Overview
Large-subunit ribosomal RNA, domain V from an uncultured bacterium, 573 nucleotides, folded computationally. RNAcentral holds the full RNA, with entries from ENA. Its Rfam family is "Bacterial large subunit ribosomal RNA".
[in-house]
Context: one part of a larger RNA
């Protein structure tokens, strides 16, 4: 060097297991609720099954009765027509007796008595007889239908007990239909995007102006600074006239500023609201008269850079009606650029088409037109938990580590203001500025999601020096002894104990001293598992609740027979 034997478990980011933990999907399932939408129950109504009577109290009707008093007027005149007779021996007028109304004058009805007569046209009235008819109004009553409540009775339907004879409920309930409320007991779903991981926040999701935007257009970020979801009948349209802010000079009150007069004044004003562009021939300031803040309609542009693409905006034109000017001429809202919404469905106006129906228009569809809104703003109709959790993905994406970075931390250095009894530098050093290092903590998301096992401790092993001790130098505000600072040096050493799961602290006695880090925060195919971080349970807070809390607590499987290398031990060539 090879080769055998037995160990050992460093490393193959070692085998297992398309990560369980995060996100992602217009995936899934479970569970919840005052999420949407439903389905069972339930509760109520009405009808059916269901029949008979009595009574009340309401509508409504048919049929009779009755009832009606302004003033004047024999007097208790409802209203309208026609009327010149009408009623009586089938009992008139007048007595009596009862009953009802009543404005207390009288009406009226029934029973006796009587035995022949009473009532109109007449005098007053807007109006003439309840003399007679017929049709109605006002109140009020009587019967009779129907209809609705509300009490109570009954027995035959039903129902319920009993073998049965009976009995006991009773048209109620049961059942069925319908209809309107309840209605997580049960189903089907839904629960939005963006995002320096997700959530939490916000809105950078529709619009507009300016910067970034690199001198054509176009141009990103949770860039940078702001604005819109209106507002005016005048803050439109047209005609004429004016010219502004601000200085300076003069005027009663009056002053730095209130109105006046005059000079100078391109704009420093003003525009309805953000910005920018523009605007004095005024788009700014004032005054008349008006409504074009019109109807139908064609083409084009912007929207949307150089393809398509709706709402929505604009520009130019044609016809019809007007408006203001003497006229040429202008007007289709505001000086421009924001001030906004598809389809369905419902309204509104306007005529027209059309289809069914009617004596009479009354319905439905359909073109044109108004308004309501989807702001997640090209527009589903829609709430939450899973640690009981599952699937497909993803190192496009967080947590561990790792790598870049290095503000934050460590540590060093420039300057030296000042402390140091005088003296910046024995010692201490403030702003300020420069760095090393990669031990904290942050950002990044760059390898790893068909998985690289995550805090401490434990065993073992080695490095680095910015050196705790040990050794060697210098300096001292170093007499010595004992400090304090520096410079060199990493051979060797740095140890025990209490409390905590703890690294770290903190505490105790020692000791020459009880030094910092690195090794995937060295080391779970070496252990341990107390902590974190499943599945059970408790508290406390938080939710209506399923449940959730870098809040607490008690409990909770640590899998690998060694193939290579690599160490050790032992033999052989």
């Nucleotide at each position: 060097c090879c080769c055998c034997u037995a160990a050992u478990g460093g490393g193959a980011a070692g085998u297992g297991a398309a990560g369980a933990c995060c996100c992602c999907g217009u995936g899934g399932a479970g569970c919840u609720u005052u999420a949407c939408u439903g389905c069972a129950g339930c509760c109520u109504g009405u009808u059916g099954u269901u029949g008979g009577g009595u009574u009340g109290u309401g509508g409504u009707u048919u049929c009779g009765g009755a009832u009606g008093u302004a003033g004047a007027g024999g007097a208790u005149a409802g209203g309208u027509a026609g009327g010149a007779g009408g009623c009586g021996u089938a009992g008139a007028a007048g007595c009596c007796c009862g009953g009802g109304c009543g404005c207390c004058a009288g009406c009226u009805c029934g029973g006796g008595u009587g035995g022949a007569g009473c009532c109109g046209a007449c005098c007053u009235u807007g109006g003439a007889a309840u003399a007679c008819u017929a049709c109605c109004c006002u109140u009020c009553u009587g019967u009779g239908g129907c209809u609705a409540c509300g009490a109570c009775c009954c027995u035959a339907a039903c129902u319920c007990c009993g073998a049965g004879a009976g009995g006991a409920g009773g048209a109620c309930a049961c059942c069925a239909a319908u209809a309107g409320g309840u209605g997580g007991g049960c189903a089907g779903u839904u629960u939005g995007g963006g995002u320096g991981g997700g959530g939490c926040g916000c809105c950078a999701c529709g619009c507009c102006c300016u910067a970034g935007a690199a001198a054509a257009g176009a141009u990103a970020u949770c860039u940078a600074g702001g604005g819109c979801g209106c507002c005016c009948u005048a803050a439109g349209g047209u005609u004429g006239a004016c010219u502004c802010a601000a200085u300076u000079g003069g005027g009663u009150c009056g002053g730095a500023a209130a109105c006046c007069c005059a000079a100078u004044g391109a704009a420093g004003a003003g525009u309805g609201c953000a910005a920018a562009a523009g605007c004095a021939u005024a788009a700014g300031u004032c005054a008349g008269c008006c409504u074009g803040a019109c109807g139908u309609c064609a083409u084009c542009u912007c929207g949307c850079a150089a393809a398509g693409c709706a709402a929505g905006a604009g520009a130019c034109g044609a016809c019809g009606a007007g408006a203001c000017g003497a006229a040429a001429g202008u007007c289709g809202g505001g000086u421009u650029u924001a001030g906004c919404g598809a389809a369905c469905c419902u309204c509104u106006a306007u005529a027209c088409c059309u289809c069914c129906u009617u004596g009479g228009u009354g319905g439905g569809g359909g073109u044109u037109u108004u308004a309501g809104a989807u702001g997640a703003c090209a527009g589903a109709a829609a709430a939450g938990c899973u640690a009981c959790c599952c699937c497909g993905g993803g190192g496009a994406u967080a947590a561990c580590a790792g790598a870049g970075u290095c503000g934050u931390c460590a540590c060093c250095g420039g300057c030296a203001a000042g402390a140091g009894c005088a003296c910046a530098c024995a010692u201490c050093g403030a702003c300020c500025c420069g760095g090393u290092g990669g031990c904290u903590u942050g950002c990044u998301a760059c390898c790893u999601c068909g998985a690289u096992g995550u805090c401490g401790g434990u065993u073992c092993u080695u490095u680095c020096c910015a050196u705790c001790c040990u050794g060697g130098c210098c300096g001292u505000g170093c007499a010595g002894c004992a400090g304090c600072g520096g410079c060199c040096a990493a051979g060797g050493g740095u140890g025990a104990g209490g409390u905590u799961g703890u690294u770290c602290g903190c505490c105790u006695a020692u000791u020459a001293a009880a030094g910092g880090a690195g090794a995937u925060c060295g080391u779970g195919a070496g252990c341990u598992g107390g902590g974190u971080u499943u599945a059970g349970a408790c508290c406390g807070u938080c939710g209506u609740g399923a449940g959730a809390c870098a809040g607490g607590u008690c409990g909770g499987u640590u899998a690998c027979u060694a193939u290579c290398u690599a160490u050790u031990a032992g033999g052989g060539g």